[in-house]
RNA sequence: GCGAUAGUAGUAUAGUGGUUAGUAUACGAGCUUGCCAAGCUCGUGACCCGGGUUCGACUCCCGGCUAUCGCA
Numbered sequence: 001g002c003g004a005u006a007g008u009a010g011u012a013u014a015g016u017g018g019u020u021a022g023u024a025u026a027c028g029a030g031c032u033u034g035c036c037a038a039g040c041u042c043g044u045g046a047c048c049c050g051g052g053u054u055c056g057a058c059u060c061c062c063g064g065c066u067a068u069c070g071c072a
Base pairs, nucleotide, nucleotide: 001071002070003069004068005067006066007065010025011024012023013022018055026044027043028042029041030040031039048064049063050062051061052060
């Protein structure tokens, strides 16, 4: 330099154009217990950046950035 794959809460991940963007974990509050742990309930928090297509984009297209892998 070229190509492929990926980028979503603090972390790991689901999401084939119309959902309130889901789950686990983490964090905070409460219940329970003599205390801790475990358990239960509630809450907080996210679509890498910029453009385009579309009535509507996490999703499709283009460019950029980052990471991993391959080729030279």
The RNA shown here (transfer RNA) has 72 nucleotides and comes from a Nanobdellota archaeon. Its mean pLDDT, the model's own confidence on a scale to 100, is 81. RNAcentral holds the sequence, with entries from ENA. Rfam family: tRNA. Rfam's curators write: Transfer RNA (tRNA) molecules are approximately 80 nucleotides in length.